[in-house]
RNA sequence: GCUCGCCGUUAGCGGUGUUUAAUAAGUAAACUGAGAAAAACGCUAAUAACUUGAACUGGAUAAUACCAGCGGAAGGAAACGGUUAGUUGAUUGU
Numbered sequence: 001g002c003u004c005g006c007c008g009u010u011a012g013c014g015g016u017g018u019u020u021a022a023u024a025a026g027u028a029a030a031c032u033g034a035g036a037a038a039a040a041c042g043c044u045a046a047u048a049a050c051u052u053g054a055a056c057u058g059g060a061u062a063a064u065a066c067c068a069g070c071g072g073a074a075g076g077a078a079a080c081g082g083u084u085a086g087u088u089g090a091u092u093g094u
Base pairs, nucleotide, nucleotide: 001087002086003085005083006082007081008080009079010078011044012043013042014041016038017031018030019029020028021027050075051074052073056069057068058067059066
C1' cells in the first nucleotide's frame, strides 16, 4: 500500500399494510414484521432496505403486499476515519 471482517463519523435512501370498533382517522385493540408515523427501525452498491412487474401465480388466513414463487428480473441511497487478521512492498539491523 492492498484485501476481508468489525466499529465509528457525516451524509443519504426507505416502508408504514390487514381486520374490528356504524363511517373516516396518524384513536384503541388484534395479525405479520426489525419497523405498521417512531426524534424509532431497516438499508447505503447489491441474489433484496425498498420500488416496479402486480388488481401477478400457488398455498394459508378472520383478513392482508401472511408464506412461497416470480427473483442471480428491471430499478435502487457513499464518502471519510479507526481497528483485528491476511498479503505485498520499502527501509534498517543481524

Overview: The prediction has a mean pLDDT of 75. The RNA shown here (TPP riboswitch aptamer (THI element)) has 94 nucleotides and comes from a Bacteroidota bacterium. Lineage of the source: Bacteria > Pseudomonadati > Bacteroidota. It matches the Rfam family "TPP riboswitch aptamer (THI element)". About the family: Vitamin B(1) in its active form thiamin pyrophosphate (TPP) is an essential coenzyme that is synthesised by coupling of pyrimidine and thiazole moieties in bacteria.